Molecule: SAM riboswitch aptamer (S box leader)
Organism: uncultured Povalibacter sp.
């Protein structure tokens, strides 16, 4: 860098003793003990592995579907906790006037971008 995916899932215990959600703001989490580190559980199925279809004369490869969960990750608060950026509808509220537009704010949908994990 590329590509796949992120609205589901899953906790006890033991050290330790103040701050933690990785930047702001917001909103929570926490001395009824959190971040964290260790054991031990446990979720999921990306890669591995099995079968089975497709394709090919045929085998590899590749693609779809399926199993299993002992193997490599990975993950067990909140939608990636929510928000900024961009567009889109709204006879949604508020206001203003030149009466059908502006302007502000709500919350929804859809993209970006950031960022997590996996494969390469």
């Nucleotide at each position: 860098c590329u590509c796949a995916u992120c609205g589901a899932g899953a906790c006890c215990g033991g050290c330790g003793g103040a701050g933690g959600g990785u930047a702001a703001g917001g909103c929570c989490c926490u001395u009824g003990g959190a971040u964290g580190c260790c054991g031990g559980g446990g979720c999921a199925a990306c890669c591995g592995u099995c079968g089975a279809g497709g394709c090919c004369a045929a085998c590899c490869a590749c693609c779809u579907c399926g199993a299993a969960a002992a193997g490599g990750u990975g993950c067990c608060a909140a939608c990636u906790c929510c928000u900024g950026c961009a567009g889109g509808a709204g006879c949604g509220c508020c206001g203003g006037c030149u009466u059908g537009c502006c302007g502000g704010u709500c919350g929804c949908c859809c993209g970006a971008c950031a960022g997590a994990u996996g494969a390469g």